Background: This is a predicted structure of a 406-nucleotide RNA (Bacterial RNase P class A) from a Thiohalophilaceae bacterium. Lineage of the source: Bacteria > Pseudomonadati > Pseudomonadota > Thiohalomonadales > Thiohalophilaceae. Its Rfam family is "Bacterial RNase P class A". The family's RNA type in Rfam is ribozyme. Its mean pLDDT, the model's own confidence on a scale to 100, is 76.
[in-house]
């Protein structure tokens, strides 16, 4: 330089104007409650003055009545001021989608219902160890496969518990078996003595198939065959390493102990209660219905005609359930950013800082201008951890292969 692999990050920018929505502050208006001031006024009480009445010769005084002024307390009314709350409007400040908000496929929080404990049935998961609130997720490792490699992919427990299935082709697809071929030793028969037929042997070679009962070589044999042997492979026992899965160019032993399929039934291990924010909680009209109490019963209807009695219909007050509607759940959370420590890592612990959408006919936008590399997929609805799917363009880091130069 070129090529790929893995991981992380960004998701057009700036400005002006006009809007939408959450929150906070201020102002105006309306309304509710509380406090203060002044006026009026009701009632109670204390008191000033005047007049009258009674007693008395007279005066003065007391009781009572009427009028009048003042004080205290007070039901209440109007006005003014202050404070708090609510609502509407106006103004200022400030916040306003995502890496997937998506699919709703897993797991959990939260809420209500159910639930003594155990078992059966049913579902899910499935190499090992760890992480986590939990998981079917993540990390590290093992094994198998792909790639020159960095790396990537894998539902990867059990087929020697049992059952089932394996198209076509092929002798045979699993209690095995023989189409072509090879052999004619042993046994029987025939013979022209070369051999032939029968009875048989075999699975080395060919052929079929996705798959055919270990492979190579030597010996052996009539021809063959783990029939015997050596090496490789495999099983079992032991050893070594590893927490384990597992590994071993370790030792012994067994001629091999027997195809595939468990995303077929099944077996084994672990695990799983149900419904979901339209969950759930609170406040609470109108209308209808319900309950209790009271009133009316001089009334209507029913109990075959009459009387009594009973029931029901009526009116009022109160109460409870519940609907519309409103509030809440609902934004401080397994939260985000940094630092230190432990760990290969997922992650954990400690500590500092931050508050970051909260709608409910459902906001997060529109217009204009400038710039550039010319802007993809796409829109929260109770919340969180994952997975999967969609996605213009770009940046950063680690590593691989190839080429060249030093």
């Nucleotide at each position: 330089g070129a090529u790929g692999u893995c991981g992380g990050c960004c998701a057009g920018g700036c400005a002006a104007u006009c809007g939408c929505u959450g929150u906070u502050c201020c102002g105006u208006u309306a309304u509710u409650c509380c406090c203060c001031c002044a006026a009026c006024a009701u009632g109670a009480u204390u008191u000033u003055g005047a007049u009258c009445c009674a007693u008395u010769u007279a005066a003065a005084u007391c009781c009572g009545a009427u009028c009048u002024g003042a004080g205290u307390c007070u039901a209440g009314u109007c006005g003014g001021g202050g404070g708090a709350g609510u609502a509407a409007c106006g103004g200022g400040g400030u916040g306003g989608a995502g890496g997937a908000a998506a699919g709703u496929c897993c797991g959990g929080g939260c809420u209500c219902c159910a639930u003594a404990g155990g078992g059966c049935a049913g579902g899910g998961u499935g190499c090992c160890a760890g992480g986590u609130a939990a998981c079917g997720c993540c990390u590290g490792g093992a094994c198998g496969g792909u790639g020159u490699g960095a790396a990537c992919c894998g539902a990867u427990g059990g087929a020697a518990a049992g059952u089932g299935c394996c198209a076509c082709a092929g002798a045979a697809a699993a209690u095995a078996u023989a189409c072509c071929g090879c052999c004619u030793a042993c046994g029987u028969c025939c013979u022209c003595c070369g051999g032939g037929a029968c009875c048989g042997g075999u699975a080395a070679g060919g052929g079929u198939g996705a798959a055919a009962u270990g492979g190579u070589g030597c010996g052996g044999u009539a021809a063959g065959a783990g029939c015997g042997c050596a090496c490789c492979g495999c099983g079992c026992c032991g050893g070594u390493g590893g927490c384990a899965a597992c590994a071993c160019g370790c030792g012994g032993u067994g001629g091999c102990a027997g195809g595939g399929u468990a995303a077929a039934c099944c077996c084994c291990a672990c695990u799983c209660g149900g419904a979901g924010c339209a969950a759930g909680g609170c406040c609470a009209a109108a209308u209808a219905g319900g309950a209790a109490c009271g009133c009316a019963u001089u009334g209507g209807c029913g109990c075959g005609g009459c009387c009594c009695g009973c029931g029901u219909c009526g009116c009022g007050u109160u109460c409870g359930g519940g609907u519309a509607g409103g509030c809440u759940g609902c934004a401080u959370g397994a939260g985000c950013c940094g630092u230190a420590u432990g760990g290969c890592g997922a992650c954990a612990u400690a500590u500092g800082g931050c508050c970051c959408a909260g709608a409910u006919g459902a906001a997060u936008g529109a217009u204009u201008g400038c710039c550039c590399a010319a802007g993809a997929c796409a829109g929260a609805a109770c919340c969180c951890g994952g997975c999967u799917u969609a996605u213009c363009g770009g940046c950063c880091g680690a590593c691989u292969c190839c080429u060249a130069a030093u």